[in-house]
Notes: Bacterial small signal recognition particle RNA from an Alphaproteobacteria bacterium, 92 nucleotides, folded computationally. The prediction has a mean pLDDT of 75. Taxonomically the source falls in Alphaproteobacteria (Bacteria, Pseudomonadati, Pseudomonadota). Its Rfam family is "Bacterial small signal recognition particle RNA". Its family is annotated with SRP-dependent cotranslational protein targeting to membrane, signal sequence recognition and signal recognition particle, plasma membrane targeting in the Gene Ontology. Rfam classes the family as a non-coding RNA gene. Rfam's curators write: The signal recognition particle (SRP) is a universally conserved ribonucleoprotein involved in the co-translational targeting of proteins to membranes. It is recorded under the gene name ffs. RNAcentral holds the sequence, with entries from ENA.
RNA sequence: AGGUUGGCGGCAGACGUGUUCCUCGUCAACUGGGUCAGGUCCGGAAGGAAGCAGCCCCGGCGGGUCCGACAUGGGUUGUCAGUCAGCCUCUC
Numbered sequence: 001a002g003g004u005u006g007g008c009g010g011c012a013g014a015c016g017u018g019u020u021c022c023u024c025g026u027c028a029a030c031u032g033g034g035u036c037a038g039g040u041c042c043g044g045a046a047g048g049a050a051g052c053a054g055c056c057c058c059g060g061c062g063g064g065u066c067c068g069a070c071a072u073g074g075g076u077u078g079u080c081a082g083u084c085a086g087c088c089u090c091u092c
Stems, first nucleotide, its partner, number of pairs: 001089008009080005015073006022064006032057004040049003
């Protein structure tokens, strides 16, 4: 000087796990919010008030999907010539 092996490190991919996005189901006894059929109350009337069921949203719980996102892991793969430790060959 060249080749090669391994450790560590950086980067990237695949894989695993968790969370999230999306979606489905479910939940409430004075006890989240909104709208409140029916009915109730006030009123001479016009109209108003409270508000059950139902529905919607928020929230809790349980499933689905792994299409995406984030985090993380190593007995995964590649790469960098970055670092360290060897082996072989050549030259001085």